[in-house]
């Protein structure tokens, strides 16, 4: 230089295809149950989706552009 994959919460995924309230599970916090540890249970914070424009009444999702990682080919 061309093609491809992945990127969503502290971590590990889904949700995209066929737009329509952003969601599980570790992980933390508080309340609970226990004589205390562990464990169970129950509420709760926390991210607007790599980034940027577009396209809609509405984008995580659709187009384009672009960062970063990993692979493939030259």
């Nucleotide at each position: 230089c061309g093609g491809g994959a992945u990127g969503u919460a502290g971590c590990g995924c889904a949700g995209c295809c066929c737009g329509g309230u952003a969601g599980c599970g570790c992980a933390c916090a508080c309340g609970u149950c226990u004589g205390g540890g562990g464990g169970g249970c129950g509420u709760g914070g926390g991210g607007u989706c790599g980034u940027g424009u577009g396209u809609u009444c509405g984008a995580a999702u659709c187009a384009c552009a672009u960062c970063a990682u990993c692979c493939c080919g030259a």